[in-house]
Context: one part of a larger RNA
Molecule: large-subunit ribosomal RNA, domain IV
Organism: Capsicum baccatum
RNA sequence: CUCUCUCUAAGGAUCUCGGCAAAAUAGCCCCGUAACUUUGGGAGAAGGAGUGUCUCUUCACAUCACAAAGGGGGUCACAGUGACCAGGCCCGGGCGAUUAUUUACCAAAAACACAGGUCUCAAUAAAGUCAUAAGACCAUGUAUGGGAGCUGAUGCCUGCCCAGUGCUAGAAGGGCAAGGAAGUUGGUGACCUGAUGACAAGGGAGCCGGCGAUCGAAGCCCUGGUGAACGGCGGCCAUAACUAUAACGGUCCUAAGGUAGCGAAAUUCCUUAUCGGGUAAGUUCCGACCUGUACGAAAGGCGUAACGAUCUGGACACUAUCUCAAAGAGAGGCUCU
Numbered sequence: 001c002u003c004u005c006u007c008u009a010a011g012g013a014u015c016u017c018g019g020c021a022a023a024a025u026a027g028c029c030c031c032g033u034a035a036c037u038u039u040g041g042g043a044g045a046a047g048g049a050g051u052g053u054c055u056c057u058u059c060a061c062a063u064c065a066c067a068a069a070g071g072g073g074g075u076c077a078c079a080g081u082g083a084c085c086a087g088g089c090c091c092g093g094g095c096g097a098u099u100a101u102u103u104a105c106c107a108a109a110a111a112c113a114c115a116g117g118u119c120u121c122a123a124u125a126a127a128g129u130c131a132u133a134a135g136a137c138c139a140u141g142u143a144u145g146g147g148a149g150c151u152g153a154u155g156c157c158u159g160c161c162c163a164g165u166g167c168u169a170g171a172a173g174g175g176c177a178a179g180g181a182a183g184u185u186g187g188u189g190a191c192c193u194g195a196u197g198a199c200a201a202g203g204g205a206g207c208c209g210g211c212g213a214u215c216g217a218a219g220c221c222c223u224g225g226u227g228a229a230c231g232g233c234g235g236c237c238a239u240a241a242c243u244a245u246a247a248c249g250g251u252c253c254u255a256a257g258g259u260a261g262c263g264a265a266a267u268u269c270c271u272u273a274u275c276g277g278g279u280a281a282g283u284u285c286c287g288a289c290c291u292g293u294a295c296g297a298a299a300g301g302c303g304u305a306a307c308g309a310u311c312u313g314g315a316c317a318c319u320a321u322c323u324c325a326a327a328g329a330g331a332g333g334c335u336c337u
Base pairs, nucleotide, nucleotide: 001332002331003330004329005328006327008325010323011322019318027051028050030048031047036041038153052075053074054073055072056071057070058069076080088316090314091313092312093311094310095308096307101111116151117150118149120147121146128137129136130135155302156301157300159233160232161231164230165229166226167225168224169223170222173221174220179215180214183211184210185209186208187207188206191203192202193201234252235251236250237249261295262292274288275287276286277285
């Protein structure tokens, strides 16, 4: 010097990003216990008092015994859960209801899950999934059962838009493939006519194509519906007895122009917005305001008791975190041998 501990005057968070770490609290019995609340909780709330040992004694309920508990008196210590073991607590706020789960080896959380809600698919050889198939899961199940999506207890609620994109229903019309096909056309062409041989000409079944009136399903076009489907939810001008503001008015556009609630927020750039509270002093925190130009209603909105090794602000207690260091013990290092 490093590590692991012990102790410390006065102060007591001044330390620090932050009370990180340490200290403090602690068992049992009795008293007592707030706001709030889903009436279960909160709660071991908080906050107090007692605690050793000796001796005497009581004990109802049918009786006895033991234990525990109660009552009286004495006695020792600085200290009686005498060591060990053994909750710190309170007041706000955000998020998530809670228990549970997670990145084995840097993240335990506000992430995942959850009960609850809702939409949707499927009538059983179900839908959905794996597989080329056979076959299998679902399920030896059958709509109070099964699959997929979103939301996430509970409370109050969940607004407007179906123009676009999906999904769904419809069958009148438009348009339409493969395929069939009346017909038409090109090539080839057995064979026939040409009395016979050669040539030319004509006819011509069959085969191979081209075009094709016309028949021809669904998707599509079309007509409706549907948002707890994907999604979206305006601009300008002017106006009131000071000023300011605009309940009111005008106009343009749109499918419709953001409703309730919340709001400098886990969302606010300007921004340490402004006002109030807390402090001597507060970029954090709490309560408001609304200028939200990038909140907003199941990618849920706003509250909420309980819960949390969650995040954040403030008190009490407590302390070597600090002012500011000192001393001691052990282990290692270092020096000498």